The part of an RNA shown here (large-subunit ribosomal RNA, domain I) has 586 nucleotides and comes from an uncultured bacterium. It matches the Rfam family "Bacterial large subunit ribosomal RNA". Model confidence (mean pLDDT): 80 of 100.
Context: one part of a larger RNA
RNA sequence: GGCGUACGGGGGAUGACUAGGCACUGAGAAGCGAAGAAGGACGUGGUAGCCUGCGAUAAGCCUCGGGCAGCUGGCAACAAGCGUUAUGACCCGGGGAUUUCCGAAUGGGGAAACCCAACCAGCACAGCUGGUUACUUGUGGAUGAAUUCAUAGUUCACAAAGAGCGAACGGCGAGAACUGAACCAUCUCAGUAUCGUCAGGAGAAGAAAUCGAAGAGACUUCCUGAGUAGCGGCGAGCGAAAGGGAAUUAGCCCAAACCAUGUGCGUGUAAGCUUGCGGGCGUUGCGCAUGUGGGGUCGCGGGAGCACCAGGCGGGGACCGCAAAUCCCGUACGGAGUUACAAAUCCGGACCUAACUGAACCGACUGGAAAGUCGGGCCGCAGAAGGUGAAAGCCCUGUAGGUGAAAGGUUAACGGACUCCGAGGUGCCACCCAAGUACAGUCGGGUAGGUGAAAUCCGGCUGGAAUUCAGGGAACCCACUCUCUAAGGCUAAGUAUUACUCAGUGACCGAUAGUGUACCAGUACCGUAAGGGAAAGUUGGAAAGAUCCGCGGAAGCGGAGGAAUUGAUCCUGAAACCGUAUGUCU
Numbered sequence: 001g002g003c004g005u006a007c008g009g010g011g012g013a014u015g016a017c018u019a020g021g022c023a024c025u026g027a028g029a030a031g032c033g034a035a036g037a038a039g040g041a042c043g044u045g046g047u048a049g050c051c052u053g054c055g056a057u058a059a060g061c062c063u064c065g066g067g068c069a070g071c072u073g074g075c076a077a078c079a080a081g082c083g084u085u086a087u088g089a090c091c092c093g094g095g096g097a098u099u100u101c102c103g104a105a106u107g108g109g110g111a112a113a114c115c116c117a118a119c120c121a122g123c124a125c126a127g128c129u130g131g132u133u134a135c136u137u138g139u140g141g142a143u144g145a146a147u148u149c150a151u152a153g154u155u156c157a158c159a160a161a162g163a164g165c166g167a168a169c170g171g172c173g174a175g176a177a178c179u180g181a182a183c184c185a186u187c188u189c190a191g192u193a194u195c196g197u198c199a200g201g202a203g204a205a206g207a208a209a210u211c212g213a214a215g216a217g218a219c220u221u222c223c224u225g226a227g228u229a230g231c232g233g234c235g236a237g238c239g240a241a242a243g244g245g246a247a248u249u250a251g252c253c254c255a256a257a258c259c260a261u262g263u264g265c266g267u268g269u270a271a272g273c274u275u276g277c278g279g280g281c282g283u284u285g286c287g288c289a290u291g292u293g294g295g296g297u298c299g300c301g302g303g304a305g306c307a308c309c310a311g312g313c314g315g316g317g318a319c320c321g322c323a324a325a326u327c328c329c330g331u332a333c334g335g336a337g338u339u340a341c342a343a344a345u346c347c348g349g350a351c352c353u354a355a356c357u358g359a360a361c362c363g364a365c366u367g368g369a370a371a372g373u374c375g376g377g378c379c380g381c382a383g384a385a386g387g388u389g390a391a392a393g394c395c396c397u398g399u400a401g402g403u404g405a406a407a408g409g410u411u412a413a414c415g416g417a418c419u420c421c422g423a424g425g426u427g428c429c430a431c432c433c434a435a436g437u438a439c440a441g442u443c444g445g446g447u448a449g450g451u452g453a454a455a456u457c458c459g460g461c462u463g464g465a466a467u468u469c470a471g472g473g474a475a476c477c478c479a480c481u482c483u484c485u486a487a488g489g490c491u492a493a494g495u496a497u498u499a500c501u502c503a504g505u506g507a508c509c510g511a512u513a514g515u516g517u518a519c520c521a522g523u524a525c526c527g528u529a530a531g532g533g534a535a536a537g538u539u540g541g542a543a544a545g546a547u548c549c550g551c552g553g554a555a556g557c558g559g560a561g562g563a564a565u566u567g568a569u570c571c572u573g574a575a576a577c578c579g580u581a582u583g584u585c586u
Base pairs, nucleotide, nucleotide: 001585002584003583004582005581006580007579008578009577015571016538017537020509021508022506023505024504025503026502027501028500029498030497031165032164039102040101041100042055043054044053046078049075050074051073061096062095063094064093065092066091070082071081072080107116108115109114117133118132119131120130121129122128123127135162136161137159138158139157140156141155142154143153169200170198171197172196173195174194180187184233210216211215220247221246222245223244224243230238231237251490252489253488258294259293260292261291262290263289264288265287266286267285272281273280276322277321278320299468301433302432303431305428306427307426308425309424312331313330314329315328316327333422334421335420336419337418345417346416347415348414349411350410351409352408353407355403356402357401361376362375363374364373365372377394378393379383385397386396387395439463440462441461442460443459444458445457470485471484472483473482474481525532526531545570548559549558550557551556
């Protein structure tokens, strides 16, 4: 020196574990904010720091419930205290108070957490304390130009009005490129990403000027139809609809004609008014504009006006009489209702936000420790789960089952108060039924459909109808036939999503995995900035964290103690690498 063996050092793989993640299910909730949010700065303890909580009333104050013998949040002790059977500490839940400064930030300014004011009120007055003072919008006043009236403007008051933040989902507006086409330009990617804006718990859509040939009968979503019909440098690719089956179901209101009435303007004294008839009364009508109430809402067209027919019961009503059915009131009956179709509130019940109750086991053995093993029992509407010195139905927390709220909240669906509504038909007549609209030309967009024979739908520009004997559509166009009624509006459910809360699940991960973050992580660190972005888990059942003895200058080592090769560089402790002892070979 090589090769072995034994024992170490070093290192942190592997195994085990889980405090954290990931995905999903069922419920809830789906917002917060000028009554100052989200997010921060700075403070706040017997306290030097950080986290958590809180705000000069500062790990907290008041109150109402619950609950309990211990407690003063964590790292994390120490000191000093509070409470202990009722004068109830700490803790949990409901409500309230306080809530510095910045931040939409809003008195003005500003390099966020700072600087500087004005006015009013009070006071112990060089000041302090409290309040008000941004802009826009809406409503109501005051004032008031050019310009007489007026208007613009100015100004005051009132308003829980708006603003800002927030994960995804939604509507609208704007809108790529890489890419694919094996190049590339139409095309594709894709109306995607991204940007802007607005809203809600959902949003959007929605009661046919629809579909399409059978008739169906608002919208939405899913399955199918169907990768079909089609579109397409007929390339790459793109790609319906009707119909069928499910989910859920809900339909309504206006404009206009006509009637009444208010206001303004014009006209300028007319023959009308009273429900009908008769009587009666005795003079502000007509037109236009606009508001309010009634009326009315449709496609085998509907409505208005006029006439006629029918219309629960009772009572009342005009200056008088008569009549009656419409006018008024009440009631029966019927219907409906707070999300559209009118609208407000309350009660009960139920649920949420603390909790309470809740069965059944002992001995021996091994061991540091029993829940293990052996022996003998018990409960079960409870043998889910977690914990306890190893593996527990019966030790603890729980679980099944049952009970419970002073206060606040929810209530779609349940019940009761309560509230609202309740007429049609026939004939005549030809008054109404949404106009710079429909449509055309042209240029675009969007429809599965790239201009094509290209309908339907939307828009810019230029033209520009009809009026129910009408108008739109049925994939150029025309005829016939069928079908619907545009140019006003509202509408729940079924559908989408999950930042957040609760309960639960996993042939999901187990520390190079799973979130970037199991740990004081969006931290340290990097970058002028936008932004980028880590590493890092494990003593033990309990700190009992090794008193004491020996060696050493010390680190440390050897004893003792301890289940200790679990000793803080701490579970297991692989390999590389480095040693000590020893065997053997040279």